Record summary: This is a predicted complex of two RNAs, RNase P RNA and transfer RNA, with 441 nucleotides together. The prediction has a mean pLDDT of 78.
RNA sequence: GAAGUCGGCCGGACAGUCGCUGUGCCUGCGGGCAUGGAGGAAAGUCCGGGCUCCACAGGACAAGGUGCCAGGUAACGCCUGGGGGGCGCAAGCCCACGGCAAGUGCCACAGAAAACAAACCGCCUAAGUAUCGUUCGCGAUACCGGUAAGGGUGAAAAGGUGCGGUAAGAGCGCACCGCGCCGGUGGUAACAUCGGUGGCAGGGUAAACCCCACCUGGAGCAAGACCAAAUAGGGGAACGGGCAGCUCUGCUGUAACGUGCGGUCCGCACGAGUUCCCGGGUAGGUCGCUCGAGUUGUACGGCGACGUGCGACCCAGAUGAAUGACUGUCCACGACAGAACCCGGCUUACAGGCCGACUUCCCAC
RNA sequence: GCCGGAGUAGCUCAGUCGGUAGAGCAACUGAUUCGUAAUCAGUAGGUCGGAGGUUCGAUUCCUCUCUCCGGCACCA
Numbered sequence: 001g002a003a004g005u006c007g008g009c010c011g012g013a014c015a016g017u018c019g020c021u022g023u024g025c026c027u028g029c030g031g032g033c034a035u036g037g038a039g040g041a042a043a044g045u046c047c048g049g050g051c052u053c054c055a056c057a058g059g060a061c062a063a064g065g066u067g068c069c070a071g072g073u074a075a076c077g078c079c080u081g082g083g084g085g086g087c088g089c090a091a092g093c094c095c096a097c098g099g100c101a102a103g104u105g106c107c108a109c110a111g112a113a114a115a116c117a118a119a120c121c122g123c124c125u126a127a128g129u130a131u132c133g134u135u136c137g138c139g140a141u142a143c144c145g146g147u148a149a150g151g152g153u154g155a156a157a158a159g160g161u162g163c164g165g166u167a168a169g170a171g172c173g174c175a176c177c178g179c180g181c182c183g184g185u186g187g188u189a190a191c192a193u194c195g196g197u198g199g200c201a202g203g204g205u206a207a208a209c210c211c212c213a214c215c216u217g218g219a220g221c222a223a224g225a226c227c228a229a230a231u232a233g234g235g236g237a238a239c240g241g242g243c244a245g246c247u248c249u250g251c252u253g254u255a256a257c258g259u260g261c262g263g264u265c266c267g268c269a270c271g272a273g274u275u276c277c278c279g280g281g282u283a284g285g286u287c288g289c290u291c292g293a294g295u296u297g298u299a300c301g302g303c304g305a306c307g308u309g310c311g312a313c314c315c316a317g318a319u320g321a322a323u324g325a326c327u328g329u330c331c332a333c334g335a336c337a338g339a340a341c342c343c344g345g346c347u348u349a350c351a352g353g354c355c356g357a358c359u360u361c362c363c364a365c
Numbered sequence: 366g367c368c369g370g371a372g373u374a375g376c377u378c379a380g381u382c383g384g385u386a387g388a389g390c391a392a393c394u395g396a397u398u399c400g401u402a403a404u405c406a407g408u409a410g411g412u413c414g415g416a417g418g419u420u421c422g423a424u425u426c427c428u429c430u431c432u433c434c435g436g437c438a439c440c441a
Base pairs, nucleotide, nucleotide: 001361002360003359004358005357006356007355008354009353010352012330013329014328015327016326017325018324020037021036022035023034024033025032026031039336043347044346046345047344048343049342050341051220052219053218054217058266059265060264061263063216064215065214066213067212068082069081070080071079072078083097084095085094086093087092098211099210103209104208105205106204107203120151121150122147123146124145128143129142130141131140132139133138159177160176161175162174163173164172178200179198180197181196182195183194184193185192186191224287225286226285227284234278235277236276237275238274239273242254243253244252245251246250257271258270259269260268280440281439282438294313295312296311297310298309299308300307301306331334366437367436368435369434370433371432372431375390376389377388378387384421392408393407394406395405396404414430415429416428417427418426
């Protein structure tokens, strides 16, 4: 210098004028002053939690989710480290990565055969039968057969290579590789490695049903709580308002029924009414509402994700819903896009720019 | 804001355990008619909203994404 990999950050700047909005203070209630005012994704709502309600959230089944191992975390489908597989010269990147040697299903077309494997072409006539020939050794043809080495079909055809072996072949035998089982060693483990052993279960598909292990109650701030206003406190449906005792307008007990915003059942709790539909009314205020698994500096522990201690800081809280407009100067002429209960992630969108670490190649010293 | 549902021919819709996607109406051509409609015979038309993955193979299974539609307040 060229090409590339990974990680992090910024994402118009400055000044003036006029607005909008939260909070605090002052006020002569008109307002004034001070101060805060979008993002890395505020997005998609795809996961996980907090919070709130469902009177309690216990068991079984169902349903759903996750899927190599260990750790981190409030938790996760996230993150970190490791193992295995794949790609790359490398830095590095990618992987839904448990189980079809549990069961069941499916595999169109083609093909002989698609799973208790299977003879279309080919190869072989050693053995058996028949016929013919014969130099009597045998040879040829047909039948009965043998054969998964070769061809062909297909996405896929019952380990691979080599040597031996055979009529031709074949794990039929052997060596190496692959696979299963057993054991040793290392490792917390996934797994790696070594030795022995079995000629060898076995096509693919689990983002097919399913099996195994683990996890999950449901709803969502329009949750939910309080105040105020208004109306016809109207009509209908379903299931109930039962029985027994007593000190009898009531209380107690018990079964049934109903309710417990959820799929079912059991159990439990509560109840004198409960649920649903039609119709009617109001669409006002306060809380929830932002100090939090918070941000940041530093020390220590850890390979790391992260944790612990100490110090500093307060950083939007609206409800027709603010965060803007104009002017001037400058530049590299400004992308994707805007909070709505709050966090941790993932994913998707994004003009351009900056910083750091590393790899390969070339040149110079 | 939160929660659901749907995208298949020009329109309205089918399509189940994954195997080359159909129906009705509409369109076009021909027949019939003096002509039109109706009727009869036939024909064409599909990136299955888009992208990626699993599989030999995807409308169908999985992930991401785009568009459209619907529901949700309180009081008696």
Rfam match: Bacterial RNase P class A. Rfam classes the family as a ribozyme. About the family: Ribonuclease P (RNase P) is a ubiquitous endoribonuclease, found in archaea, bacteria and eukarya as well as chloroplasts and mitochondria.